[in-house]
RNA sequence: UGAGACGGCUAGACAGUCGCGUUAUCUUUAAAAUAGGGUAAUGAGGAAAGUCCGGGCUCCAUAGGGUAAGGUGCCAGGUAAUUCCUGGGGGGCGCGAGCCUAUGGAAAGUGCCACAGAAAAUAAACCGCCAACGCGCUUAGAAGAGCGCUGGUAAGGGUGAAAAGGUGCGGUAAGAGCGCACCGCGCGAGUGGUAACACUCUGCGGCAUGGUAAACCCCACCUGGAGCAAGGCCAAAUAAGGGAAUUAAGAUGCGACCCGCAUCAUUCCUGGGUAGGCUGCUUGAGGUGCAUAGUGAUGUGCAUCCUAGAUGAAUGGCUGUCCACGACAGAACCCGGCUUAUCGGCCGUCUCAUUUU
RNA sequence: GGGCGAUUAGCUCAGGGGGAGAGCACUGCCUUCACACGGCAGGGGUCGCUGGUUCAAUCCCAGCAUCGCCCACCA
Numbered sequence: 001u002g003a004g005a006c007g008g009c010u011a012g013a014c015a016g017u018c019g020c021g022u023u024a025u026c027u028u029u030a031a032a033a034u035a036g037g038g039u040a041a042u043g044a045g046g047a048a049a050g051u052c053c054g055g056g057c058u059c060c061a062u063a064g065g066g067u068a069a070g071g072u073g074c075c076a077g078g079u080a081a082u083u084c085c086u087g088g089g090g091g092g093c094g095c096g097a098g099c100c101u102a103u104g105g106a107a108a109g110u111g112c113c114a115c116a117g118a119a120a121a122u123a124a125a126c127c128g129c130c131a132a133c134g135c136g137c138u139u140a141g142a143a144g145a146g147c148g149c150u151g152g153u154a155a156g157g158g159u160g161a162a163a164a165g166g167u168g169c170g171g172u173a174a175g176a177g178c179g180c181a182c183c184g185c186g187c188g189a190g191u192g193g194u195a196a197c198a199c200u201c202u203g204c205g206g207c208a209u210g211g212u213a214a215a216c217c218c219c220a221c222c223u224g225g226a227g228c229a230a231g232g233c234c235a236a237a238u239a240a241g242g243g244a245a246u247u248a249a250g251a252u253g254c255g256a257c258c259c260g261c262a263u264c265a266u267u268c269c270u271g272g273g274u275a276g277g278c279u280g281c282u283u284g285a286g287g288u289g290c291a292u293a294g295u296g297a298u299g300u301g302c303a304u305c306c307u308a309g310a311u312g313a314a315u316g317g318c319u320g321u322c323c324a325c326g327a328c329a330g331a332a333c334c335c336g337g338c339u340u341a342u343c344g345g346c347c348g349u350c351u352c353a354u355u356u357u
Numbered sequence: 358g359g360g361c362g363a364u365u366a367g368c369u370c371a372g373g374g375g376g377a378g379a380g381c382a383c384u385g386c387c388u389u390c391a392c393a394c395g396g397c398a399g400g401g402g403u404c405g406c407u408g409g410u411u412c413a414a415u416c417c418c419a420g421c422a423u424c425g426c427c428c429a430c431c432a
Stems, first nucleotide, its partner, number of pairs: 001353010012322007020043009045328001049339002052337005057227004064259004069223005074088005089103001090101004104218002109216002111212003126157002128153004133148003137144001165183006184207001185205003188201005231279004241270006250264004272431003286305008323326001358428007367381004375412001383399005405421005
């Protein structure tokens, strides 16, 4: 200098002006108010999104036992918790920094593997190779080649996504783990590691078990249901209308079933009324800084800060100047993650290539 | 705001690992003087999109997109 990898920050700036929400305070009307007016402070995000996970909170039993159903799936740790995060192992990709990985069990059992192919899982003989026998042919005769039949053979061809360890040597009628060497595989032992796992062996076994579990399943672990339109309080209005179920060996809570627990009247359908207010509501597993333990996620201690709370739903419009000309996008009970969308700009660490010193 | 479901031919739907199908509609021919009905034949598909698992995906899994449904309080 060029090409890349990973991580972090930022999300037009400044000034003026007119508005909107919330809070505080002052003020107006005789008084009061949630009414009117003034002043001050403050007012969206990194994803506020998707609702994919987890938790808090609320109600249903204080959420109980069993079955079913669902989820997760290498190991260890973190956390309130997770399908998240961190570190490590195995596998794959890349020269590398790094990236990706639902990655337990196929030797418990069952299912499936279309088409093609001889054979698709108790292996199998289409072509080929080899042997015996028979037939005729050639020939002086044998050897030989051909055809048929019986058997051997998984080396070679061909099919397929996949064909029952690979390479070499020996061996054989031809062949074959049939034998041997090396590699691979399985088992065992030892060593290291918390573990996943890795390494080693004059060790044992000729090798026996193809793939698929995001097919059923097995094993281990986890999960009660509903959601702030939950739930609580006040006010207003209406028909305490009609129908159905059950009468304690019952019904309902219990939103899969059984047990168990609670209540004694309850539930469901239809019909009717209101479309008002308050609360839940924002101080929280909170942020920032420093120290400290740890490889790290994260924990602990101290100091410091308060930072939207709407409910037809605020956070905007205009003017001026400047620049790199501004993307995705708008809180709705709250948090922790994941995923997806995103114009650009800046910073840090690292890798590879080339050149110069 | 929260909770669910669906997406396959022009329309309505079936198919849930190995040929993409049915009915209606459309096109051509036959039938008729002509049209309809009827008969025969035919065309038409990114199985919403993008990845993953698998030898193989409309189907299984994940993400995204679009469309649709449900919910308050009182007696």

The prediction has a mean pLDDT of 78. Predicted 3D model of RNase P RNA and transfer RNA as a complex of 432 nucleotides. It holds a member of the Rfam family "Bacterial RNase P class A". From the family's description: Ribonuclease P (RNase P) is a ubiquitous endoribonuclease, found in archaea, bacteria and eukarya as well as chloroplasts and mitochondria. Rfam links the family to the GO terms dimeric ribonuclease P complex, ribonuclease P activity and tRNA processing. Rfam classes the family as a ribozyme.